RNA sequence: CAGGCCGAGAGGCGUUGCAACGGACGCGAGUCCGCCACGCUCGGCCUGGAAUCUGCACUAAGGGCGCCUCUCUUUA
Numbered sequence: 001c002a003g004g005c006c007g008a009g010a011g012g013c014g015u016u017g018c019a020a021c022g023g024a025c026g027c028g029a030g031u032c033c034g035c036c037a038c039g040c041u042c043g044g045c046c047u048g049g050a051a052u053c054u055g056c057a058c059u060a061a062g063g064g065c066g067c068c069u070c071u072c073u074u075u076a
Stems, first nucleotide, its partner, number of pairs: 001048009010069006018039001021034005038062001
C1' cells in the first nucleotide's frame, strides 16, 4: 500500500437517485426496470506486496435534502 473480517464514529423518520449490485433486451456499445445516502474515516486481526532510519505528541474529521429525538456548552 492492496484485499478480507470485526469494532467504533449518539439514534431515528421521510425523500431524490450517481456508482456498485440484480433482472430483461442487445453481436456489441449500451438501454430499460429494480434496489440504493457508511460506497467514508479511524482502530484491531488475517493474507499478499513494497520500502528500510528512529523517536515523540495528539486521539479525530466527515457523510445529498427535509424533519425529529438524545447528549454537552452558552445565552435569554
Overview:
Predicted 3D model of a 76-nucleotide RNA (SAH (S-adenosyl-L-homocysteine) riboswitch aptamer). It was read from a public genome assembly, where an Rfam model found it. Rfam family: SAH (S-adenosyl-L-homocysteine) riboswitch aptamer. A reference for the family is Wang et al. (2008), "Riboswitches that sense S-adenosylhomocysteine and activate genes involved in coenzyme recycling", Mol Cell. Its mean pLDDT, the model's own confidence on a scale to 100, is 78.